[in-house]
Context: one part of a larger RNA
RNA sequence: GGCACACGGUGGAUGCCUUGGCACCAGGAGCCGAUGAAGGACGUGGGAGCCUGCGAUAAGCCUCGGGGAGCCGGCUACCAGGCGUUGAUCCGGGGAUUUCCGAAUGGGGGAACCUGGCCCGAGUUGUGUCGGGUCGCCGCCGUCUGAACGCAUAGGACGGUUGGUGGGAACGCGGGGAAGUGAAACAUCUCAGUACCCGCAGGAAGAGAAAGCAAUCGCGAUUCCCUGAGUAGUGGUGAGCGAAAGGGGAAGAGGCUAAACCGGUGGCGUGUUAAAGCCGGCAGGGCUUGCGUUACCGGGGUUGUGGGACGCUCCUUUGCAGUCUCUGCCGGGGCUGCGGGCAGUGAGAAAUCGGUGGGAUAGCCGAACGCUCUGGAAUGGGCGGCCGUAGACCGUGAGAGCCGGGUAGGCGAAAUCUUGCCGACUGCCUGGGGGUGUUCCCGAGUAGCACGGGGCCCGAGGAAUCCUGUGCGAAUCUGCCAGGACCACCUGGUAAGCCUAAAUACUCCCUGGUGACCGAUAGUGGACGAGUACCGUGAGGGAAAGGUGAAAAGCGCCCCGGUGAGGGGUUGUGAAAUAGUACCUGAAACCGUGUGCCU
Numbered sequence: 001g002g003c004a005c006a007c008g009g010u011g012g013a014u015g016c017c018u019u020g021g022c023a024c025c026a027g028g029a030g031c032c033g034a035u036g037a038a039g040g041a042c043g044u045g046g047g048a049g050c051c052u053g054c055g056a057u058a059a060g061c062c063u064c065g066g067g068g069a070g071c072c073g074g075c076u077a078c079c080a081g082g083c084g085u086u087g088a089u090c091c092g093g094g095g096a097u098u099u100c101c102g103a104a105u106g107g108g109g110g111a112a113c114c115u116g117g118c119c120c121g122a123g124u125u126g127u128g129u130c131g132g133g134u135c136g137c138c139g140c141c142g143u144c145u146g147a148a149c150g151c152a153u154a155g156g157a158c159g160g161u162u163g164g165u166g167g168g169a170a171c172g173c174g175g176g177g178a179a180g181u182g183a184a185a186c187a188u189c190u191c192a193g194u195a196c197c198c199g200c201a202g203g204a205a206g207a208g209a210a211a212g213c214a215a216u217c218g219c220g221a222u223u224c225c226c227u228g229a230g231u232a233g234u235g236g237u238g239a240g241c242g243a244a245a246g247g248g249g250a251a252g253a254g255g256c257u258a259a260a261c262c263g264g265u266g267g268c269g270u271g272u273u274a275a276a277g278c279c280g281g282c283a284g285g286g287c288u289u290g291c292g293u294u295a296c297c298g299g300g301g302u303u304g305u306g307g308g309a310c311g312c313u314c315c316u317u318u319g320c321a322g323u324c325u326c327u328g329c330c331g332g333g334g335c336u337g338c339g340g341g342c343a344g345u346g347a348g349a350a351a352u353c354g355g356u357g358g359g360a361u362a363g364c365c366g367a368a369c370g371c372u373c374u375g376g377a378a379u380g381g382g383c384g385g386c387c388g389u390a391g392a393c394c395g396u397g398a399g400a401g402c403c404g405g406g407u408a409g410g411c412g413a414a415a416u417c418u419u420g421c422c423g424a425c426u427g428c429c430u431g432g433g434g435g436u437g438u439u440c441c442c443g444a445g446u447a448g449c450a451c452g453g454g455g456c457c458c459g460a461g462g463a464a465u466c467c468u469g470u471g472c473g474a475a476u477c478u479g480c481c482a483g484g485a486c487c488a489c490c491u492g493g494u495a496a497g498c499c500u501a502a503a504u505a506c507u508c509c510c511u512g513g514u515g516a517c518c519g520a521u522a523g524u525g526g527a528c529g530a531g532u533a534c535c536g537u538g539a540g541g542g543a544a545a546g547g548u549g550a551a552a553a554g555c556g557c558c559c560c561g562g563u564g565a566g567g568g569g570u571u572g573u574g575a576a577a578u579a580g581u582a583c584c585u586g587a588a589a590c591c592g593u594g595u596g597c598c599u
Stems, first nucleotide, its partner, number of pairs: 001598009015584001016547002020518002022515007029507002031167002039101003042055003046079002049075003061095006070083003106115003116135007136165003139161007171202001172200005182189001186236001212219002223250005233241002254499003257443001261299010277287002279331006304477001306442004310437007319338007339430006352424010363411003369384005385402002387391001393405003448472007458484001479494005534541002554583001556571001557569004
């Protein structure tokens, strides 16, 4: 020095464990914010720090409920001082307070700081000082003022304004919009209208009540799922991309306007011969009324077996009162109220209250076991019982239906929220229907066309349909659009205005539950003071680190040592101390000690 065995050290694998994660299901909730959010800074406890809570009323204040013996949050003991059956701590509902920064909003600013105006108040002899309130910008409304330029408009001033501003995981709609890649290279193409950026909204969004499909049969808004179907198509006919009708389901809902016409008000133009006009008849009296145009308001009207207006006509009928229609009478008409009918807060207008039921936000009741053995400990073995609408689960010194919490089952709310029903309440109707016509209306820089693009299964193709940048530019029902160029016939529909629940998508969040999900190099980056330490000018990147024991019973006393650190002891605790806080188990590499063998 090597090998072997034994015993140690080091190290932290493995096993076991789980406070933390992951995925999904069901229900809820689906926004918060100038009444100042989200997120922070700084404070706040009798006694250092961090976390949690809270805000100068600062681990809290008031009130209403629940609960019932201890309490003054956690790491975290200790000291000091208190509170509580006159019900504390704790849990829930409502309220109060809520520094400074932050959209941040009086002005400024290098966030959490600096510094003002006005009003009111405190204090001072007075100034300085302090406290409360208020003062951003944009939009909208009203009043006043007011250019170029006469009216006007722009602009300005003042007042009002529970309008906006910012944040938010995914889902939605819109405006922009790649490349790596694939095509075995690459350019059309693909990836992909994806990623990403921006805007905006809602609990969903978008779409939506046929200028639709279809095919000579028919259907009847939209959305979503299955199918049709990897079909029809498209495609350097490459790679690829890729429908629709129809069928089966989920859900189910339809409404409001524009115009014609009537009436009112205002502006402008025109204008008097009191002519036309002022509902009709008779009589009377009067009128700057009329006509054209424009704007606003009210009525009317909403459709594709075309509808409506207006005129004429026919059928039927639902009432009463008041008032108006220049005056009186008759007839007709308009408005309002009562009665009657219908409907409703989800579009069609919109708010609240009462009663009653369900649910949410604290909780409550809740059955049934002893002896013995082993053991440190009984939930284990043995013996004998019991409950069960409860033998889910967790804890308890080992494995517990009957020890504890719970579980099955049942009960419960002063207050707030939510939801169903009934009523109040609110809105609408009070006339409707048919026929007819040489009349009028039926959404215009639109449809359409040309050129250039985009989007559709459709890459310019025979290329319709949809969107539109530039130019041209119709028609009003004997109209117009579509049915894949285009024409005819036939069929379907009625564009150029608006709204619309449900079925659908998603989960930052709350509650409950489940797992042939993980078990500390796994599972979230994070089981632990983690988006921390640390790195970076910054955007940003981003860890490691769990386990004594049933219980601290966490080693009194003695010895060595520096009155150390750290060790040792026939000593103490404990079942165990080779469980001693560098703490369960404690593999290997690596380092030793002892013995044997070989060299």